The RNA shown here (c-di-GMP-I-GGC riboswitch aptamer) has 75 nucleotides and comes from Desulfocapsa sp. It was read from a public genome assembly, where an Rfam model found it. Lineage of the source: Bacteria > Pseudomonadati > Thermodesulfobacteriota > Desulfocapsaceae > Desulfocapsa.

Formats: sequence, C1' cells, structure tokens
RNA sequence: AAAUAAAAAGCCAAACUUUGAGCAAUCAAAGGACGGAAAGCUACGGGGCUAUAACAGUCAGCCGGGUUGCAAAUU
Repeated sequence: AAAUAAAAAGCCAAACUUUGAGCAAUCAAAGGACGGAAAGCUACGGGGCUAUAACAGUCAGCCGGGUUGCAAAUU
C1' cells in the first nucleotide's frame, strides 16, 4: 500500500409519542431504541412515494455509483 474477517468503548437512531413546517410524500426538534461498519455526505443510474392539466417535489435506514472517514486479526 492492497485485499478481507470479527468486535463495539465511542458514534448514528427505526417504529412509536409530543411540538412545529408542508396540500402531501416528508422534514426539523425533544423523548425513545428496531437496527447499523459508512444507517457519513452526494439524487449520478435504477427504484419507492407525493402532487399536478403540466412543470415539480420527496426518500441516502431500497439497490448500485461517486466521495470522505473509524477500527483492526490475517495474508
């Protein structure tokens, strides 16, 4: 340097509840933990969802891609 297991001190936080924003999908904050090794970031490809006459919007905790990072047995 490359490949690739395992673990979780620390880290993130599903469902659900409350408050707020939004037509909605959904988002933010607080509580809360089902889970997570990128469940960090990014709508580039596919996909889900919402709305419209149309333009559009949303999801990164659906799968890939890009990019950054933690840990560390073995080769």